[in-house]
Transfer RNA from Oceanibaculum indicum, 69 nucleotides, folded computationally. Its mean pLDDT, the model's own confidence on a scale to 100, is 84. Lineage of the source: Bacteria > Alphaproteobacteria > Rhodospirillales > Oceanibaculaceae > Oceanibaculum. The sequence is in RNAcentral, with records from MGnify. It matches the Rfam family "tRNA". Rfam links the family to the GO term triplet codon-amino acid adaptor activity.
RNA sequence: CGGUGUAGCUCAGCGGUAGAGCAUCCGCUUCGUAAGCGGGUGGCCGGGGGUUCAAAUCCCUCCACCGGC
Numbered sequence: 001c002g003g004u005g006u007a008g009c010u011c012a013g014c015g016g017u018a019g020a021g022c023a024u025c026c027g028c029u030u031c032g033u034a035a036g037c038g039g040g041u042g043g044c045c046g047g048g049g050g051u052u053c054a055a056a057u058c059c060c061u062c063c064a065c066c067g068g069c
Stems, first nucleotide, its partner, number of pairs: 001067005008022004016053001024040005046062005
């Protein structure tokens, strides 16, 4: 100096009620298991402040990690 930080994990989201896949739980199916199908649970978006009618999103600052000089 640059990048990243969002669900248990991997990531979307780029100003207007937070999403997906996997995992987990329940159900269907099976003699049973797996697979498959349907549904549920789960995140005050790293902390603090600012701008705005409205911020995960823009600005400032701090913290953590990664990279460069």